[in-house]
RNA sequence: AGUAAGUCAGACGGUCGCGUCGCGCAAGCGAUGAGGAAAGUCCGAGCUCCGCAGGGCAAGGGUGCCGGAUAACGUCCGGUGGAGGCGACUCUAAGGAAAGUGCAACAGAGAUAUACCGCCGCGUAAGCGGUAAGGAUGAAAAGGCGGGGUAAGAGCCCACCGGCGUUCUGGUAACAGAGCGCGUCCAUGUAAACCCCACCCGGAGCAAGACCAGAAGAAGGCAGACAAGCGGCGGCCCGUCGUUGCCUUACAGGGUAGGUUGCUAGAGCGUUCCGGCGACGGGACGCCCAGAAAGAUGAUCGUCCGAUACAGAACUCGGCUUACAGAUUUGCU
RNA sequence: GCCCUUGUAGCAUAAAGGUAAGUGCAGCCGGCUCAUAACCGGUGGAUCAAGGUUCGAGUCCUUGCUGGGGCACCA
Numbered sequence: 001a002g003u004a005a006g007u008c009a010g011a012c013g014g015u016c017g018c019g020u021c022g023c024g025c026a027a028g029c030g031a032u033g034a035g036g037a038a039a040g041u042c043c044g045a046g047c048u049c050c051g052c053a054g055g056g057c058a059a060g061g062g063u064g065c066c067g068g069a070u071a072a073c074g075u076c077c078g079g080u081g082g083a084g085g086c087g088a089c090u091c092u093a094a095g096g097a098a099a100g101u102g103c104a105a106c107a108g109a110g111a112u113a114u115a116c117c118g119c120c121g122c123g124u125a126a127g128c129g130g131u132a133a134g135g136a137u138g139a140a141a142a143g144g145c146g147g148g149g150u151a152a153g154a155g156c157c158c159a160c161c162g163g164c165g166u167u168c169u170g171g172u173a174a175c176a177g178a179g180c181g182c183g184u185c186c187a188u189g190u191a192a193a194c195c196c197c198a199c200c201c202g203g204a205g206c207a208a209g210a211c212c213a214g215a216a217g218a219a220g221g222c223a224g225a226c227a228a229g230c231g232g233c234g235g236c237c238c239g240u241c242g243u244u245g246c247c248u249u250a251c252a253g254g255g256u257a258g259g260u261u262g263c264u265a266g267a268g269c270g271u272u273c274c275g276g277c278g279a280c281g282g283g284a285c286g287c288c289c290a291g292a293a294a295g296a297u298g299a300u301c302g303u304c305c306g307a308u309a310c311a312g313a314a315c316u317c318g319g320c321u322u323a324c325a326g327a328u329u330u331g332c333u
Numbered sequence: 334g335c336c337c338u339u340g341u342a343g344c345a346u347a348a349a350g351g352u353a354a355g356u357g358c359a360g361c362c363g364g365c366u367c368a369u370a371a372c373c374g375g376u377g378g379a380u381c382a383a384g385g386u387u388c389g390a391g392u393c394c395u396u397g398c399u400g401g402g403g404c405a406c407c408a
Stems, first nucleotide, its partner, number of pairs: 001333008010304007018033006035310001039321002042319005047205004054238004060201005065079005080094001081092004095196002100194002102190003116135002118131005143161002146158003162185001163182008209261004218249005229243005254407003268287008334404005340398001343358004351388001360376005381397005
């Protein structure tokens, strides 16, 4: 100078104040009180309701190298291939373009096909034929380079490299290496275009849902042993369940803008040991860590060189992404 | 708190992935008029932001930002 992985997010004390819980008749006393992202709501789950969340078909959506971790994942870990860097290391939406369809503007002769200039042969010339080396256009023009060959040229032939196929070896695999064969080497890109292949996915969300209090509680219709019918399982079928159950008037009208619960002990946190390269798993010991409903977590003083970012829980977890002052630790180049 | 949705000049809108993002009103300049309006001519100005896919992005994908809308309970 760089690179990778982390940690902290001011500390302690005094005074005043706020939420929740406990004790107390009360005054009051005691305990406890935001984050690494509480955020965005982008994924995955728990929980609740739709009867269960069952099978098949269709549609739609998602994921996409390989193996593993996990409750699960689009996350994470370890590898493979590719790209960048002298290096430590970093990035990677990375299945299929010989299943089919579409698109490739402008320029350029020609955009999946061709012959404009050039080169060569014939011809007085006009022109005809051969060619794809060279020039020109473009993001892209029938693999590259060298030699042979030829009228000039060309995988036309040969060596090397690349490509495809196949066999063997190593690896769980992706793949790698080696040998052999192929010059009819069927040939550009795009699938974050349609599509194909493989796998996955029922829907809604704590304003879910349950109970209580209070007010209002009308009219009409359908079905009602089985069957049928109707309704539910926000596509259909099978299947299954209900039938004192449903529908309409009713996207109207009336009442309450109340209380309790869901509401926080959990795939929880810390220390340590063991297994594993690691994500992670297992054991032991210890700990309890906000639960409001207009919504608490603040103000001030002193000391510590100095100074303070992004930002505020609202059912709960696992991730991802985004925002972030300053300080600091370790490994490596 | 949860769910849905939008974004193109000042305003309203257009654009099968392909010229230099088009149009109307508004703005500015000039002309006409004694002057203003109308009219005529000219002119500036935009894809919400940052990355990615692609030869090429307003359009496709990802992330963020911004605006708008809906959702309480009883019977």
This is a predicted complex of two RNAs, RNase P RNA and transfer RNA, with 408 nucleotides together. Its mean pLDDT, the model's own confidence on a scale to 100, is 77.